[in-house]
RNA sequence: CUGUUGCAAACGCUUAAUCCGGUAAAUAUCGGAGCGGAGGACCCAAUUUUUUGGGGUGAGUUGGAUGCAAUUUCCAAGGGGCUACCCUUAGGCCCUAACCCGUCAGCUAACUCCGUAGGCGUAUAAGGGAGGGUGU
Repeated sequence: CUGUUGCAAACGCUUAAUCCGGUAAAUAUCGGAGCGGAGGACCCAAUUUUUUGGGGUGAGUUGGAUGCAAUUUCCAAGGGGCUACCCUUAGGCCCUAACCCGUCAGCUAACUCCGUAGGCGUAUAAGGGAGGGUGU
RNA backbone atom coordinates (compact mmCIF):
# COMPACT_ATOMS: atom_id res chain seq x y z
C1' C A 1 0.00 0.00 0.00
C1' U A 2 -3.72 -3.65 -1.30
C1' G A 3 -7.20 -7.57 -0.27
C1' U A 4 -10.17 -10.64 3.10
C1' U A 5 -12.62 -11.61 7.82
C1' G A 6 -14.75 -10.28 12.78
C1' C A 7 -16.68 -6.57 16.31
C1' A A 8 -18.58 -1.49 17.70
C1' A A 9 -20.50 3.21 16.32
C1' A A 10 -22.06 6.56 12.64
C1' C A 11 -23.96 6.91 7.84
C1' G A 12 -26.30 4.84 3.69
C1' C A 13 -29.48 1.08 0.58
C1' U A 14 -33.93 -2.15 -0.26
C1' U A 15 -38.91 -1.82 1.66
C1' A A 16 -45.17 0.65 3.75
C1' A A 17 -42.00 -1.01 7.57
C1' U A 18 -40.51 5.33 10.73
C1' C A 19 -41.32 8.61 14.94
C1' C A 20 -43.62 9.69 19.76
C1' G A 21 -45.86 8.47 24.48
C1' G A 22 -47.71 5.41 28.86
C1' U A 23 -47.30 1.17 32.20
C1' A A 24 -43.99 -2.30 33.94
C1' A A 25 -38.90 -2.40 36.43
C1' A A 26 -37.08 -4.02 32.13
C1' U A 27 -35.26 -10.12 26.62
C1' A A 28 -42.32 -7.25 28.31
C1' U A 29 -46.77 -4.83 26.94
C1' C A 30 -50.34 -1.00 25.44
C1' G A 31 -51.58 3.32 22.71
C1' G A 32 -51.00 7.41 19.10
C1' A A 33 -49.19 9.89 14.66
C1' G A 34 -47.16 8.99 9.88
C1' C A 35 -46.78 5.48 5.96
C1' G A 36 -48.87 0.96 3.49
C1' G A 37 -52.82 -2.70 2.35
C1' A A 38 -57.72 -5.24 2.20
C1' G A 39 -63.05 -5.48 2.44
C1' G A 40 -67.26 -2.42 1.50
C1' A A 41 -73.16 1.57 -1.78
C1' C A 42 -75.73 4.60 -5.45
C1' C A 43 -73.60 5.57 -10.27
C1' C A 44 -70.46 3.29 -13.78
C1' A A 45 -68.59 -1.28 -15.59
C1' A A 46 -69.69 -6.37 -16.50
C1' U A 47 -73.54 -9.47 -19.04
C1' U A 48 -72.20 -14.16 -16.44
C1' U A 49 -67.87 -18.30 -18.95
C1' U A 50 -68.26 -19.76 -12.60
C1' U A 51 -62.19 -26.98 -11.30
C1' U A 52 -59.75 -25.32 -17.15
C1' G A 53 -61.52 -22.54 -10.09
C1' G A 54 -60.99 -17.51 -8.73
C1' G A 55 -58.47 -13.64 -6.08
C1' G A 56 -54.60 -10.65 -3.10
C1' U A 57 -49.56 -8.33 -1.36
C1' G A 58 -45.22 -7.42 -4.35
C1' A A 59 -40.99 -4.56 -9.59
C1' G A 60 -40.88 -9.71 -9.62
C1' U A 61 -44.50 -10.63 -15.81
C1' U A 62 -44.76 -12.46 -21.12
C1' G A 63 -42.69 -15.35 -25.22
C1' G A 64 -39.15 -18.99 -26.87
C1' A A 65 -35.32 -22.95 -26.45
C1' U A 66 -33.63 -27.29 -23.35
C1' G A 67 -35.57 -31.06 -20.25
C1' C A 68 -40.25 -36.85 -19.22
C1' A A 69 -41.19 -33.21 -15.65
C1' A A 70 -39.69 -29.91 -11.90
C1' U A 71 -38.31 -25.38 -6.78
C1' U A 72 -33.68 -26.95 -13.91
C1' U A 73 -30.71 -23.92 -17.21
C1' C A 74 -30.39 -20.33 -21.11
C1' C A 75 -32.15 -16.34 -24.60
C1' A A 76 -35.32 -12.18 -25.74
C1' A A 77 -38.84 -8.51 -24.51
C1' G A 78 -41.25 -5.90 -20.60
C1' G A 79 -40.64 -4.18 -15.54
C1' G A 80 -37.70 -2.69 -10.90
C1' G A 81 -33.25 -0.89 -7.92
C1' C A 82 -28.25 1.28 -6.85
C1' U A 83 -24.20 4.43 -8.47
C1' A A 84 -23.93 9.38 -0.95
C1' C A 85 -26.91 17.10 -1.44
C1' C A 86 -31.19 17.01 -5.40
C1' C A 87 -32.81 16.39 -10.68
C1' U A 88 -31.61 14.90 -15.73
C1' U A 89 -28.37 12.46 -19.12
C1' A A 90 -24.43 9.05 -20.20
C1' G A 91 -21.56 4.98 -18.52
C1' G A 92 -21.24 0.96 -14.91
C1' C A 93 -23.37 -2.84 -11.45
C1' C A 94 -27.56 -5.77 -10.05
C1' C A 95 -33.02 -7.98 -9.33
C1' U A 96 -37.08 -10.13 -12.07
C1' A A 97 -38.58 -13.61 -5.67
C1' A A 98 -41.51 -15.25 -1.95
C1' C A 99 -45.98 -15.67 0.45
C1' C A 100 -51.26 -15.40 1.46
C1' C A 101 -57.03 -16.07 1.06
C1' G A 102 -59.85 -20.62 0.70
C1' U A 103 -64.78 -21.64 -3.66
C1' C A 104 -65.22 -16.03 -2.39
C1' A A 105 -64.41 -10.43 -3.33
C1' G A 106 -65.19 -5.28 -10.31
C1' C A 107 -65.13 0.14 -9.11
C1' U A 108 -66.77 2.17 -4.54
C1' A A 109 -68.66 7.49 -0.18
C1' A A 110 -69.77 6.41 4.82
C1' C A 111 -67.97 2.44 7.49
C1' U A 112 -65.01 -2.10 9.02
C1' C A 113 -60.38 -4.65 9.40
C1' C A 114 -55.04 -5.48 8.97
C1' G A 115 -49.41 -4.44 8.63
C1' U A 116 -45.49 -1.29 10.40
C1' A A 117 -40.97 -7.60 9.23
C1' G A 118 -36.65 -8.89 7.39
C1' G A 119 -32.20 -8.41 4.61
C1' C A 120 -27.83 -5.77 3.23
C1' G A 121 -22.89 -2.18 2.33
C1' U A 122 -22.96 1.29 -3.29
C1' A A 123 -19.88 5.52 -4.48
C1' U A 124 -17.80 7.17 -12.33
C1' A A 125 -18.66 11.65 -15.12
C1' A A 126 -21.19 15.98 -17.40
C1' G A 127 -25.07 19.76 -17.21
C1' G A 128 -28.50 22.46 -14.18
C1' G A 129 -30.08 23.73 -9.24
C1' A A 130 -29.63 24.09 -3.88
C1' G A 131 -26.64 24.54 0.38
C1' G A 132 -22.14 25.09 3.45
C1' G A 133 -17.15 26.95 4.78
C1' U A 134 -13.07 30.53 4.56
C1' G A 135 -11.27 35.41 3.42
C1' U A 136 -12.25 40.60 2.33

Source information: Predicted 3D model of a 136-nucleotide RNA (c-di-AMP riboswitch aptamer (ydaO/yuaA leader)) from a Syntrophomonadaceae bacterium. Its mean pLDDT, the model's own confidence on a scale to 100, is 82. The sequence was found by an Rfam model in a public genome assembly.